[in-house]
Context: one part of a larger RNA
RNA sequence: GACGAACGCUGGCGGCAUGCCUAAUACAUGCAAGUCGAACGAUGAUAUCACUGCUUGCAGUGAUUGAUUAGUGGCGAACGGGUGAGUAACACGUGAGGAACUUGCCCAUGAGCGGGGGACAACAUUCGGAAACGGAUGCUAAUACCCCAUAGGUGGAUUGGUCGCAUGACGAAUUCAUUAAAGGUGGCUCUGCUACCACUCAUGGAUAGCCUCGCGGCGUAUUAGCUAGUUGGUAAGGUAAUGGCUUACCAAGGCAGUGAUACGUAGCUGGUCUGAGAGGAUGAUCAGCCACACUGGGACUGAGACACGGCCCAGACUCCUACGGGAGGCAGCAGUGGGGAACAUUGGACAAUGGGCGAAAGCCUGAUCCAGCCAUGCCGCGUGUGUGAAGAAGGCCUUUUGGUUGUAAAGCACUUUAAGUGGGGAGGAAAAGCUUAUGGUUAAUACCCAUAAGCCCUGACGUUACCCACAGAAUAAGCACCGGCUAACUCUGUGCCGGCAGCCGCGGUAAUACAGAGGGUGCAAGCGUUAAUC
Repeated sequence: GACGAACGCUGGCGGCAUGCCUAAUACAUGCAAGUCGAACGAUGAUAUCACUGCUUGCAGUGAUUGAUUAGUGGCGAACGGGUGAGUAACACGUGAGGAACUUGCCCAUGAGCGGGGGACAACAUUCGGAAACGGAUGCUAAUACCCCAUAGGUGGAUUGGUCGCAUGACGAAUUCAUUAAAGGUGGCUCUGCUACCACUCAUGGAUAGCCUCGCGGCGUAUUAGCUAGUUGGUAAGGUAAUGGCUUACCAAGGCAGUGAUACGUAGCUGGUCUGAGAGGAUGAUCAGCCACACUGGGACUGAGACACGGCCCAGACUCCUACGGGAGGCAGCAGUGGGGAACAUUGGACAAUGGGCGAAAGCCUGAUCCAGCCAUGCCGCGUGUGUGAAGAAGGCCUUUUGGUUGUAAAGCACUUUAAGUGGGGAGGAAAAGCUUAUGGUUAAUACCCAUAAGCCCUGACGUUACCCACAGAAUAAGCACCGGCUAACUCUGUGCCGGCAGCCGCGGUAAUACAGAGGGUGCAAGCGUUAAUC
C1' cells in the first nucleotide's frame, strides 16, 4: 500500500458497490419451466338471440359465443441460474488447419404441398394394490403413426471433363433405395380462389458446436526408467467426422536427463493487488472457457445431453408402509441444523431488459429489476457560525509570583445543510390495442402486412430523485498514541513487584517506556490490533 476480512472500543446521514474464503456437510417448508384450444377428440361454465310451456320470471329446446380441466400432439425443458469436488489435460490462453464434420429455430433463393390406410390415449365397463401405480375388454380424433406416387438430394456401378495445398476437390450423362401436414385461421364472387402461419426437399449464409496441431503458463530426482492396444501397418466395425476409437491378423515398436513415469498441489484466462519498471503474489465480485449436480456406472429421446429441478442399475443416507412394496436428492432463490474468527430476507414485481411458448392478446420467468440486513469497503456531508478577557469558576502544574486548560465555556448576535413534520413532483414508457390515411398483396375497394397521424392505456421501486414551507443549536465524536525509530511531557502511585514490548529495550525509591490523572499529537464515523500478501 492493499483486503470478500475477523476481533476490541465507539457509532449521525446518504450514494455506489460487496457479503459462507470453513463441511462438494445434512436438509423441514414455499417458490425456481412452462406454453399453445389458430394441431386434436372430449368437457361445455357464462353471455346474447329465437321458439315453446306458462305459477310473467322461471324451466326446456335450437343457434352463436366459448371460461375450465386431465389426455393425444408440437415447441421449449441441452438456455438461463449454482458450485469449483475432480482435472497438470489440447482443460485453458494464443495462433493455425478441417480435401475428415454436424447445425432445430433464423435469413436468402429455387421447387413442391398428390393418393390411401390401420391404430393408441382420453372416455366407458371391469379387475388387482395400503399406497405408488398397474392389468383386461370396447369406442374415437389429429399438424400423432404407416404405405404408395413424383421431384431433387444421398449411396453403389460405368463413361468423360475442369482444377488443386499429398491424401484429392467440383460439374456432366445412364441404372437400384429414400419426402410432404390433402394442415390451421381469416376474407370473398364459397365443390373454388386468395392472404397469413405452418409443412417437405435442395443450395447458400449466419449462429452454435465437434476434431487435429505449433507454442505458453507448478513443486519434488530423498520419484529413473515407463509402456502389450502399448507404437505402426492391413482389413472390418463404429461415429456427424479423422483416428487403436474398437476387433482380427502382422511387424516390434513408442516415450525419457530438453525430466518420461510416479507422487503432491491446483479449475484456466481477461484480470486484481503491489512495484519506477523488471518482477512477485493472486484468480472474490464482472466477463470468456472448462468440469460437476447425493456416490459410481449406463444408455434413451432429441438439431443439440450421456441431461442440476429426465430415465435405468448398484451403493450410502433419509422418509412412508397394511411388511408384499414404494418415495427422495437446495453446488437454483430464500430459509434450517451443523462446522467456523466469520458472511444477509422463508421480501416485492414482471414496470424495464432478456428468455420460453403463442398469429396475437397473453401466460410463465427466485434470470433480472428493486427493496430489507451488516460502518464490510470506497466516496460525499454533518455534528454549528460569528463575536466574546472579568483571561470567570473548576481541574492540573508551580520556583507560590504565576502558568496552563483557554476564545475554550458562559453571555450576545445569527444560520438551518442533514435528520424531523407537511405539501408539490420529473425520468426510467417505448410498445401493444382502437380509429383513420397511404402503399404492398389479391379477382377484390375483404382479410392480412408495412408506414404515418390521432385516441386510450401500462411503474415493483415509491411516502422515488428533486423543489418549497415550518420549528429549533436544537437530534449527532470517538479511537489510538506521546523513550528512540515516530508527530506529541509533566505530576502522582508502584518499587526487577504488578506490568509493558513491533525492534532496541523499560521497571531493583524522584520511571517523559508500567498504572491513573492533567496536557498534547495523529486520524476521524471511525480508530486500533491480528492474519495472509507486495
The part of an RNA shown here (small-subunit ribosomal RNA, 5' domain) has 534 nucleotides and comes from an uncultured bacterium. The RNAcentral record of the full RNA draws on ENA and SILVA. The prediction has a mean pLDDT of 83. Its Rfam family is "Bacterial small subunit ribosomal RNA". Gene Ontology terms of the family: ribosome and structural constituent of ribosome.